[in-house]
Predicted 3D model of an 85-nucleotide RNA (c-di-GMP-I riboswitch aptamer) from Lentibacillus sp. CBA3610. Model confidence (mean pLDDT): 87 of 100.
C1' cells in the first nucleotide's frame, strides 16, 4: 500500500417525533431522542426524489418549471478506526 470484514475492542454518527429559529416551501439549524449506519465523515459533478416563492401558460379549478433542497437515495471524488489476508 491493496483488499476484505464488524465478531471483539476504542471511538463516532444520530431516523421517527418534540421544542425554538431560518425559509414561500421542500428543508436546514440549535437542543431533547435514538430507527438505524462500516464510513450514515466531506464534496451538489451525474442520475433521482422533493418543494414551486418568482416566471409562463390557464378553462381561473391548476398545470409546468430550479435558479431551491436532499450526502441517512445511487454513483463518482477525497479522507479516516480496528481486525484480518
Nucleotide at each position: 500500500c491493496u483488499c476484505a470484514g464488524a465478531a471483539a475492542a476504542a471511538a463516532g454518527c444520530a431516523u421517527a417525533c418534540c421544542u425554538g429559529u431560518u425559509g414561500a416551501a421542500a428543508a436546514a439549524u440549535a437542543g431533547g431522542g435514538g430507527c438505524g449506519c462500516a464510513a450514515a465523515g466531506u464534496c451538489a459533478c451525474a442520475g433521482g426524489u422533493c418543494u414551486a416563492a418568482a416566471g409562463c401558460a390557464u378553462u381561473a379549478g391548476u398545470g409546468u418549471u430550479a435558479u431551491g433542497a436532499u450526502g441517512g437515495c445511487u454513483g463518482g471524488a477525497c479522507u479516516g478506526c480496528c481486525u484480518g489476508a